[in-house]
Source information: Transfer RNA from a Bacteroidota bacterium, 74 nucleotides, folded computationally. Taxonomically the source falls in Bacteroidota (Bacteria, Pseudomonadati). Rfam family: tRNA. Rfam's curators write: Transfer RNA (tRNA) molecules are approximately 80 nucleotides in length. The prediction has a mean pLDDT of 81.

């Protein structure tokens, strides 16, 4: 320098042909059960979906650019 892949909650990941208010596990917080812990159970908070722009009635999803990471070739 060139090719490919990835970026979504604090962490690990889902989210099919573009269409309901983007979900799950773990973690965090609260209530209840226990004398307490562990644990169980009920609930809650937590997302500008890497960033900018475009297409569309409608974008995490399609298109372009930028950034970061991984990988292959030279």
């Nucleotide at each position: 320098g060139g090719g490919g892949a990835a970026u979504u909650a604090g962490c690990u990941c889902a989210u099919u042909u573009g269409g309901c208010u983007a979900g799950a596990g773990c973690g965090u917080c609260u209530g209840c059960a226990u004398g307490g812990c562990a644990u169980g159970u009920a609930g809650a908070a937590g997302g500008c979906g890497a960033c900018c722009g475009g297409u569309u009635c409608g974008a995490a999803u399609c298109c372009g650019g930028u950034a970061u990471u991984c990988u292959c070739c030279a």
The sequence was found in a public genome assembly.